A computed fold for an 88-nucleotide RNA from Anaerobacillus alkaliphilus, annotated as c-di-GMP-I riboswitch aptamer. The source organism's lineage runs through Bacteria, Bacillota, Bacilli, Caryophanales and Anaerobacillus. Its mean pLDDT, the model's own confidence on a scale to 100, is 88. Its Rfam family is "c-di-GMP-I riboswitch aptamer". Rfam describes the family as follows. GEMM was predicted in a large-scale screen for bacterial structured RNA regulatory elements. Gene Ontology term of the family: cyclic-di-GMP binding.
RNA sequence: AUUUGAUAAAGGCAAACUAGUACGAAAGUCUAGGACGCAAAGCCAUAGGUCUAAUGUUUUUUAAAACUAUGAUAGCUAGGUUACCGAA
Numbered sequence: 001a002u003u004u005g006a007u008a009a010a011g012g013c014a015a016a017c018u019a020g021u022a023c024g025a026a027a028g029u030c031u032a033g034g035a036c037g038c039a040a041a042g043c044c045a046u047a048g049g050u051c052u053a054a055u056g057u058u059u060u061u062u063a064a065a066a067c068u069a070u071g072a073u074a075g076c077u078a079g080g081u082u083a084c085c086g087a088a
Stems, first nucleotide, its partner, number of pairs: 002088004012038002017033004022029002036075001042081003046078003049073003056067004
């Protein structure tokens, strides 16, 4: 330096759930607690997927429905990038 994750060691992150005069239309995010798990469950929204539908469009039995990201998801997949320790 490259590949790799058996065996460790030092550590790291934090699902569900709970709380919040929190943010947001919602999905979801943030903070605190909490650990299901994770060798990148560190970072990036480039491509695809998934979620939501404020705005907009259409329909219509007038109260609803359908479609739509510019929103979200990195703990969905691929990709990019940085990195501890061990092994080869």